A computed fold for a 408-nucleotide RNA from a Caulobacteraceae bacterium, annotated as Bacterial RNase P class A.
Its Rfam family is "Bacterial RNase P class A". Rfam classes the family as a ribozyme.
The coordinates come from a structure-prediction model, not an experiment, and the mean pLDDT is 75.
The RNAcentral record of the sequence draws on ENA.
RNA sequence: CCAGACGGCUGGGCGGUCGCCCUCUUUUCCGCAAGGGGAGGGGGGAGGAAAGUCCGGGCUCCACGGUGACAAGGCGGCGGGUAACGCCCGCCGGGGGCAACCCCAGGGAAAGCGCCACAGAAAGCAAACCGCCCUUUUUGGUCGCAAGGCCUUAGGGCAAGGGUGAAAGGGUGGGGUAAGAGCCCACCGCGGACCGGGCAACCGGGACGGCAUGGCAAGCCCCGCCUGGAGCAAGACCGAAUAGGGAUGUCGCGCCGGCCGCAAGGCCGGCAGGCCGUCGCCGGCUGAAGGCAUCCGGGUAGGUCGCGAGAACCGUCCGGCAACGGGCGGUCCAGAGGAAUGAUCGCCGCGUCCUUUCGCGCAAGCGAGAGGGCUGCACAGAACCCGGCUUACAGGCCGUCUGGUCCC
Numbered sequence: 001c002c003a004g005a006c007g008g009c010u011g012g013g014c015g016g017u018c019g020c021c022c023u024c025u026u027u028u029c030c031g032c033a034a035g036g037g038g039a040g041g042g043g044g045g046a047g048g049a050a051a052g053u054c055c056g057g058g059c060u061c062c063a064c065g066g067u068g069a070c071a072a073g074g075c076g077g078c079g080g081g082u083a084a085c086g087c088c089c090g091c092c093g094g095g096g097g098c099a100a101c102c103c104c105a106g107g108g109a110a111a112g113c114g115c116c117a118c119a120g121a122a123a124g125c126a127a128a129c130c131g132c133c134c135u136u137u138u139u140g141g142u143c144g145c146a147a148g149g150c151c152u153u154a155g156g157g158c159a160a161g162g163g164u165g166a167a168a169g170g171g172u173g174g175g176g177u178a179a180g181a182g183c184c185c186a187c188c189g190c191g192g193a194c195c196g197g198g199c200a201a202c203c204g205g206g207a208c209g210g211c212a213u214g215g216c217a218a219g220c221c222c223c224g225c226c227u228g229g230a231g232c233a234a235g236a237c238c239g240a241a242u243a244g245g246g247a248u249g250u251c252g253c254g255c256c257g258g259c260c261g262c263a264a265g266g267c268c269g270g271c272a273g274g275c276c277g278u279c280g281c282c283g284g285c286u287g288a289a290g291g292c293a294u295c296c297g298g299g300u301a302g303g304u305c306g307c308g309a310g311a312a313c314c315g316u317c318c319g320g321c322a323a324c325g326g327g328c329g330g331u332c333c334a335g336a337g338g339a340a341u342g343a344u345c346g347c348c349g350c351g352u353c354c355u356u357u358c359g360c361g362c363a364a365g366c367g368a369g370a371g372g373g374c375u376g377c378a379c380a381g382a383a384c385c386c387g388g389c390u391u392a393c394a395g396g397c398c399g400u401c402u403g404g405u406c407c408c
Stems, first nucleotide, its partner, number of pairs: 001404010012348007020045011047379001051390002054388005059231004072227005077091005092106001093104004107222002112220002114216003129162002131158005140151004170188006189211001190209002194205004235305004245296007254271007273286004312331008349377002351374010
């Protein structure tokens, strides 16, 4: 210098003017007060993902006596971290890459069921298309004097080679054989024990077994572990106007006659009043219906809280390979309500386009500079909070490492 791997940071800057949200404060006006309005000043005001709402928690309400079983859903190598996790760290095993490093839905296939498309003879009870080999009594043909050869038919053996497939009943080499085959042997692989190491996953070793149960569990299933439901429109408090509910008081509640009674009063009859939608008549009912006043309680509108001092952030030291944990010191850092954090101007930075100058080069082009234009500035916008994961992201910066090339 080129190519690459991993990790981290940043996410336009400065200034002027006009605004927005929250909070503190000064002053002024209104008000008895509580409080409200105006003006001024100080402070704070988005993110690494605020996003998707996919996991795990806090918090709140509801449900719930304990334990176990079943169902449903999720998770799945081992050890550790954590409030917890499906997250993170370290390690193991498998796969990819020359390497740095990356990827894995990574328990069980001798519990059972199921599936294995197409192709192929055969896909799980293995099987034989081409092929290889045998037939001393296989058929037919042909060549040959003959022994016998070749082609074909029949019977039988084999699974080495070819072919199909994602996958064909261990692999390579040798022996062996009619041809072959774990039939035998060596190495590799595999299996169940044993020995050694490791907390463990697992690793290593020598002997034994002649190879047996091919794959799929993101098919059912089996094993182990985890899980009550709903969510800040959770939930708590205050609480009108109007309508409706309840309690008390009052109005409605007057007259005449008779009877009873010592009286308070009661009963009966008549009239007047009220009600049966209105008017008239008849009839019935009636001391209630209903009106008003005060008070009580529930709900609604609305208001307040929940609501940000926290599994917080920064610095430093200690423990740990690390994730992370602990000690000490410091800091206070948006919070409202369908929702403020903006607009504009100037300068600079970056990007892009045009013109032009210089240098290198035969050229294409590359590099540096000047002027001008575009107004272009990634993804994106807190809504109860936190830990993760995933997804989106222009440009820039830093660190560690790997491979290659050149120079000293």